[in-house]
RNA sequence: CGAGUUGGCCGGGCGGCCGCGGGAGCUAAUCCUUCCGAGGAACGUCCGGGCUCCACAGGGAACGGUGGUGGAUAACGUCCACUCGGGGUGACCCGCAGGCUAGUGCCACAGAAAGUAAACCGCCGAAAGGUAAGGGUGAAAGGGGGAGGCAAGAGCUCACCGCGUGGCCAGUGAUGGUCGCGGCACGGUAAACCCCACCGGGAGCAAAACCGAGCAGCGCACGUUGAGGCGUCCCGCUCAGUGCGCGGGUUGGUUGCUUGAGCCUGUCGGUAACGGCAGGCCUAGAUGGAUGGUCGCCGCGUGCAAAGCCCAAGGGACUAGCACGUACAGAACCCGGCGUAUAGGCCAACUCGCGCC
Numbered sequence: 001c002g003a004g005u006u007g008g009c010c011g012g013g014c015g016g017c018c019g020c021g022g023g024a025g026c027u028a029a030u031c032c033u034u035c036c037g038a039g040g041a042a043c044g045u046c047c048g049g050g051c052u053c054c055a056c057a058g059g060g061a062a063c064g065g066u067g068g069u070g071g072a073u074a075a076c077g078u079c080c081a082c083u084c085g086g087g088g089u090g091a092c093c094c095g096c097a098g099g100c101u102a103g104u105g106c107c108a109c110a111g112a113a114a115g116u117a118a119a120c121c122g123c124c125g126a127a128a129g130g131u132a133a134g135g136g137u138g139a140a141a142g143g144g145g146g147a148g149g150c151a152a153g154a155g156c157u158c159a160c161c162g163c164g165u166g167g168c169c170a171g172u173g174a175u176g177g178u179c180g181c182g183g184c185a186c187g188g189u190a191a192a193c194c195c196c197a198c199c200g201g202g203a204g205c206a207a208a209a210c211c212g213a214g215c216a217g218c219g220c221a222c223g224u225u226g227a228g229g230c231g232u233c234c235c236g237c238u239c240a241g242u243g244c245g246c247g248g249g250u251u252g253g254u255u256g257c258u259u260g261a262g263c264c265u266g267u268c269g270g271u272a273a274c275g276g277c278a279g280g281c282c283u284a285g286a287u288g289g290a291u292g293g294u295c296g297c298c299g300c301g302u303g304c305a306a307a308g309c310c311c312a313a314g315g316g317a318c319u320a321g322c323a324c325g326u327a328c329a330g331a332a333c334c335c336g337g338c339g340u341a342u343a344g345g346c347c348a349a350c351u352c353g354c355g356c357c
Base pairs, nucleotide, nucleotide: 001353002352003351004350005349006348007347008346009345010344012298013297014296015295016294017293018292020037021036022035023034024033025032039328043339044338046337047336048335049334050333051204052203053202054201058235059234060233061232063200064199065198066197067196068082069081070080071079072078083097084095085094086093087092098195099194103193104192105189106188107187120135121134122131123130124129143161144160146158147157148156162184163182164181165180166179167178168177169176170175208255209254210253211252217246218245219244220243221242222241228238229237230236262281263280264279265278266277267276268275269274299326300325301324302323303322304321309316310315
C1' cells in the first nucleotide's frame, strides 16, 4: 500500500421568527416568566420477566415449549466460556448439537436388491450352483481402501482407520487421550410418531381501583338430587345463586403513570457474561394523542470544476466555486433480549499478500 476479519461509536451544529405537551412560580382568572420534552433502533410484537386482576388445595392426565456441557441472570429460546461437527491459507465464521442396539412408521423414481438381504450384467464352474470383489441405479447399497487367500470370491485371515465394548488417566462436565477385547453384529430418517430430562395456571394498563352522572326492567333455562368457580379435562376442593336472549343508561374525571432488575464515573472480584462497593445524576408522560414549521449561516458526502501548480506535452493531482443529497424511523405501563431497517462517517485490535528499510 492492497485485500479482509472482529468489536465499538456517531448519525448533524448554531442563531432568528412562529407554534405544541408537561412541571413549577405569579394571579381571582387569562396573560406572563422559567425548566424539561423521542431512538439506536422508540419499529416488529417473536421470546423472557416485573406489575394488575381472576383463582390460590392439591394431585393426575393432556397440551405446549426447550434440548452438547458449565456458568451469568429476576427470567429467557438471550449472553459468556468451553466441547464436538463443518467452512476458511488465516484473523475468524457457522451449527433446531439429546435418543433410531425402547418400540412403531417411512425411504418416491430408478434399480436385481431400500433392510430377517438380494444374482440384472459380470466372475468362477461341465452342470447344479457359488459369488457382493468389478459394472450399472440411486440422496443412500449391509464398514473403508490395501495385502494375503480362493475355482472365483468374501472380515474368510492380517495390519491400519472406523465402529462397538471394558479398563486406566486428565477434566466440575460435555469430552479428550491411552491400553486391551470383539471380525462387524448396529443403513438413513426424531424441523416422523414417539422416548428421556427440564420448564410452563389464565388474561392483560382497553389490566385494575375510585369518584361523579345516568338508567327499567322483562323472558327463558339450570340449581342444595350439586348449577356456578378453580379459563383444557378428571379426581378433589369450594360455595348460593348462575347462564343466555331482548330492552334501558353512560362515553366525564382521578389514580395506575413513570425513581427504575435506572443512568454515568471510579474501584474491587471474575478468562468472560456479570456482580459487589463508593460517589454523582433525575432524563417525555400525551389520551384523537405534544416533541413541529420556516428562514439564514456552517458542517458532512457525491458529481462537475476556473485560475494557479506539475508534466515525458497525451495529460494529471488539488482547491475556490456551482449543483444535488443529508438516512431508517418515531414513545403510550415498565424493563431484559432477539430480529429487521438505516444517507453517510469515525475509531481500535487482528489476519493474509506485495514492496521498502
Bacterial RNase P class A from an Actinomycetaceae bacterium, 357 nucleotides, folded computationally. The RNAcentral record of the sequence draws on ENA. It is recorded under the gene name rnpB. Its Rfam family is "Bacterial RNase P class A". Rfam classes the family as a ribozyme. Its family is annotated with tRNA processing, ribonuclease P activity and dimeric ribonuclease P complex in the Gene Ontology.